[in-house]
RNA sequence: CCGCGGGAGAGUCCGGCGGUAACGUCGGCGCCGAAGGAGCAACGACCCGGAAACUCUCAGGCAAACGGACCGCGG
Numbered sequence: 001c002c003g004c005g006g007g008a009g010a011g012u013c014c015g016g017c018g019g020u021a022a023c024g025u026c027g028g029c030g031c032c033g034a035a036g037g038a039g040c041a042a043c044g045a046c047c048c049g050g051a052a053a054c055u056c057u058c059a060g061g062c063a064a065a066c067g068g069a070c071c072g073c074g075g
Stems, first nucleotide, its partner, number of pairs: 001075006011029001013028006030062003036058001037056003043049002
């Protein structure tokens, strides 16, 4: 890196518009952290570098689906 399997959290919230509906879209408030991103400790050669599952939530997400850090097995 590839394949298979497992894989959490948080509103199927309220309102407008379109639509038979599913759903889409815009606005609002409330939330989540385990894609991605950002920040920092010790330490070091120290204006800098420097980790995370910690922190922040820009992004993403809050029925299912998709996605999903990480784990297991195989190559």
A computed fold for a 75-nucleotide RNA from uncultured Octadecabacter sp., annotated as Glycine riboswitch aptamer. Model confidence (mean pLDDT): 84 of 100. Its Rfam family is "Glycine riboswitch aptamer". About the family: This family represents the bacterial glycine riboswitch. Taxonomically the source falls in Octadecabacter (Bacteria, Pseudomonadati, Pseudomonadota, Alphaproteobacteria). The model forms 90% of the base pairs in the Rfam consensus. RNAcentral holds the sequence, with entries from MGnify.